This is a predicted structure of a 506-nucleotide part of an RNA (small-subunit ribosomal RNA, 5' domain) from a Pseudomonadota bacterium. The full RNA is in RNAcentral, with records from ENA.
[in-house]
Context: one part of a larger RNA
RNA sequence: GGACGAACGCUGGAGGCGUGCUUAACACAUGCAAGUCGAACGAUGAAAUGGAGCUUGCUCCAUGGAUUAGUGGCGAACGGGUGAGUAACACGUGAAUAACCUGCCCUUAAUUUUGGAAUAACCCAGGGAAACCUGGGCUAAUACCGGAUAAGUAAACCUGUGGCAUCACAUGGUUUUGGAAAGUUUUUCGAUUGAGGAUGGAUUCGCGGCCUAUCAGCUUGUUGGUGAGGUAAUGGCUCACCAAGGCGACGACGGGUAGCCGGCCUGAGAGGGUGAACGGCCACACUGGGACUGAGACACGGCCCAGACUCCUACGGGAGGCAGCAGUGGGGAAUAUUGCGCAAUGGACGAAAGUCUGACGCAGCGACGCCUCGUGAGGGACGAAGGUCUUCGGAUUGUAAACCUCUUUCAGCAGGGACGAAGCGAAAGUGACGGUACCUGCAGAAGAAGCACCGGCUAACUAUGUGCCAGCAGCCGCGGUAAUACAUAGGGUGCAAGCGUUGUCC
Numbered sequence: 001g002g003a004c005g006a007a008c009g010c011u012g013g014a015g016g017c018g019u020g021c022u023u024a025a026c027a028c029a030u031g032c033a034a035g036u037c038g039a040a041c042g043a044u045g046a047a048a049u050g051g052a053g054c055u056u057g058c059u060c061c062a063u064g065g066a067u068u069a070g071u072g073g074c075g076a077a078c079g080g081g082u083g084a085g086u087a088a089c090a091c092g093u094g095a096a097u098a099a100c101c102u103g104c105c106c107u108u109a110a111u112u113u114u115g116g117a118a119u120a121a122c123c124c125a126g127g128g129a130a131a132c133c134u135g136g137g138c139u140a141a142u143a144c145c146g147g148a149u150a151a152g153u154a155a156a157c158c159u160g161u162g163g164c165a166u167c168a169c170a171u172g173g174u175u176u177u178g179g180a181a182a183g184u185u186u187u188u189c190g191a192u193u194g195a196g197g198a199u200g201g202a203u204u205c206g207c208g209g210c211c212u213a214u215c216a217g218c219u220u221g222u223u224g225g226u227g228a229g230g231u232a233a234u235g236g237c238u239c240a241c242c243a244a245g246g247c248g249a250c251g252a253c254g255g256g257u258a259g260c261c262g263g264c265c266u267g268a269g270a271g272g273g274u275g276a277a278c279g280g281c282c283a284c285a286c287u288g289g290g291a292c293u294g295a296g297a298c299a300c301g302g303c304c305c306a307g308a309c310u311c312c313u314a315c316g317g318g319a320g321g322c323a324g325c326a327g328u329g330g331g332g333a334a335u336a337u338u339g340c341g342c343a344a345u346g347g348a349c350g351a352a353a354g355u356c357u358g359a360c361g362c363a364g365c366g367a368c369g370c371c372u373c374g375u376g377a378g379g380g381a382c383g384a385a386g387g388u389c390u391u392c393g394g395a396u397u398g399u400a401a402a403c404c405u406c407u408u409u410c411a412g413c414a415g416g417g418a419c420g421a422a423g424c425g426a427a428a429g430u431g432a433c434g435g436u437a438c439c440u441g442c443a444g445a446a447g448a449a450g451c452a453c454c455g456g457c458u459a460a461c462u463a464u465g466u467g468c469c470a471g472c473a474g475c476c477g478c479g480g481u482a483a484u485a486c487a488u489a490g491g492g493u494g495c496a497a498g499c500g501u502u503g504u505c506c
Stems, first nucleotide, its partner, number of pairs: 001506004006502005013373006019366002021331001026329003030326003035074003040071002043068001048063007081284003091208007100201002105197008113147004122137006154176003159170004210256003217247003222244008259281004263274004286307005309320004337363001339362003345359001346357004376406004386397004410447001412442005420433001423430002450495005455476003461490005471478002
C1' cells in the first nucleotide's frame, strides 16, 4: 500500500447492486417449510334443478355432483440447512468396469388372455385419562394371489469368431423359471416383456494438495490362497480351512489440526494466505446403533432400540427433535422481519383446470461493502463585523460572508404511469414487487459535512493553560515555567458520507 462476512469511537443526505451468527453441531415457545390425483376404487353426499304432498315453508322422491376420512398410485432419496466428523479414493484430475445398477423420459419389437380369495373405509361391541388399541360382520379397485401364452431373457452344455488375463460376442439344440389393468363418448392416458439411448449413480486404480520423529517400529481378518456365503457388482466384505505373510526413514503407526475444489485476497511474477457469498463434490440431521419400504435411503420435517434432555399424565402410560424460513433465550466485540406472493423461474402430483412449494421472486432492517450523485453556480472589498495573532504598524480567517444575478440534481408536493405476460386460461380475466421505476409540472438556495492529523518518519504552526503533574505515544521519544509532541483555541493539511482505531492476511 492492498484486502475483509469485520467490530469499536465520532459523524451521517439520496439511490443502485450485493451482503449480513466467523462464537454455543448450545437449548428451543409459536406459525409455516411435501404434497397431489375422484379421469384407479368403494363410500360420503352440499348447493342447485325438477316433481309430489300439504300445515305456505317444511317434508319426501329423482337428477346433480361440491366436499372429503379411507384403500390405491406417484412424490416424499429432489429442493433447503450446516461443516460436527473426516488426513480418507473424502476431494481435484486422468483412466478402467470383459465386475455393475438406473423410477420417470426417448426410440424400437411384441403382448394386454382367463379366474380367485381377501381387506380398510362403514356398521356393531369393548378397553384406555390420553396416545391409541382389540374382537365380530359387509364391500371395491390400476391393491393382492393363481392358470394359459413366450418373440425373447436367465442358468447349464456344444460349435464358431475375436480379444485385454479372468473372458467377450454370435448361431443352434435341451431343461427350468416366467408378465399384464383397466378407465373414457372418442382421440387419448396407461400396463407387461425384450433391445437400445439418455440421465443419474456404484466400484477400482495412477498422480496431487497440512504440521509433528520430544511418535520408530506397526499389523492377526492382519497379507495371500482355496471353497462357500453375501452384494446391482469386484473384493477378507463375511465365514471355514491352509500358508506366514503385509506396511515402514521415499516417514508406516501414533498425536495435533482440518470438510475438499472451482475460486477469493495479495504479489511484476514465482510464491504466500484463504475456502464467507455463488457453483461442483462429500459428510451430518438431539447422541449412538439398526434395518424396513423403494428404481433410488440405511432416509433432516419416516420406523425400531438404547441414552441424555424437555413436556403431558387419571402414575398405568405417552409425546418431542429449527445444522428448513421467520422468531426466542443463551454465548459473544458482533450479524436482520415471528413480512408479501406463487405474478415470473424451477419442482411434486394431475389428462387438464388446478393444488402445494419459507425453493424462488420481492419487500423490511444494518454506511457492512462497492459504485453513482448531491450538500449549489457566477460575480462580489487594497478587504465589513466577530475571532486569533501582533513588533500595535498590521497580519490572518478571506471572495469566505453580506449583497447582486442564476440554476433546481437529490429529497418534498401534485398529475400521469409501466416492461417483466409473445405467458397462463375455454372465456371472463390474470403482477407479490407497486401507484414502485419512469415521465411531466410546482416552490424555494431552499432540507443535507464530518472525521483524523499538524516534532521526525509524514502533507500541515502559532497562542494560552499545565509544570516529569495531568497526559501523549506506531518507532524514535515529548512533559521538571517560554512544550510547533499534553489540553484548549485560532489557523492549516489529508480524506470525505464517511473518517479514524483495533484485529487478521499478503
It matches the Rfam family "Bacterial small subunit ribosomal RNA". Its family is annotated with ribosome and structural constituent of ribosome in the Gene Ontology. The organism belongs to Pseudomonadota, within Bacteria.